[in-house]
RNA sequence: GACAACGGCAAACCCGUCGUGAGACGGGGACGCAAAGCCACGGAUCAGGGAGUGCCCCUGACGGCCGGGCUACCGAA
Numbered sequence: 001g002a003c004a005a006c007g008g009c010a011a012a013c014c015c016g017u018c019g020u021g022a023g024a025c026g027g028g029g030a031c032g033c034a035a036a037g038c039c040a041c042g043g044a045u046c047a048g049g050g051a052g053u054g055c056c057c058c059u060g061a062c063g064g065c066c067g068g069g070c071u072a073c074c075g076a077a
Base pairs, nucleotide, nucleotide: 001074008033009032013028014027015026016025017024018023031064037070038069039068041067042066043065045061046060047059048058049057050056
């Protein structure tokens, strides 16, 4: 980051499984993505629990919410 090329990933939704739950995994399916590859470090949001009960704490989820770190294909401007 291109009216390029080789490709890649896979939203919502459906089915199955796991989980108290947020949600995750597998299959189908494509809304989109130049890091929609990896990492839960910070913030945000969400779930479970607690409390001195709007503001706090603990545990978890979420990377396709944002920031950050690491790595990667192509080579026009």